[in-house]
RNA sequence: AAUCGUAUCGGCGAUUUAAAAAAGUGUAUUAAGCCGAUAGCGUCCCGACUUAGUCGGGGGUUACA
Numbered sequence: 001a002a003u004c005g006u007a008u009c010g011g012c013g014a015u016u017u018a019a020a021a022a023a024g025u026g027u028a029u030u031a032a033g034c035c036g037a038u039a040g041c042g043u044c045c046c047g048a049c050u051u052a053g054u055c056g057g058g059g060g061u062u063a064c065a
Stems, first nucleotide, its partner, number of pairs: 001016005006039006025065004033041001043059007
C1' cells in the first nucleotide's frame, strides 16, 4: 500500500494476491454475522402470490464474571 471480516465512517484483527480466520478470556443465551453509530445485505418471524422465489410487515442478540 492492497485485500478480507454485509455496506459507509471510525476502531480492531488477519493476509500478501488468496479469501478464509482472527478480532481479550470464560460461562450461559440468540437466527443474529469482531466492536460503535447509521443502514437492513445476509439472517429469523408473520402474511400474500404461488412452488419458485418474489413482494409486503415486523425483529435487529443479551446477561454475568
This is a predicted structure of a 65-nucleotide RNA (Pistol ribozyme). RNAcentral holds the sequence, with entries from ZWD. The prediction has a mean pLDDT of 83. Rfam family: Pistol ribozyme. The literature on the family includes a 2015 paper in Nat Chem Biol by Weinberg et al., "New classes of self-cleaving ribozymes revealed by comparative genomics analysis". Rfam links the family to the GO term catalytic activity.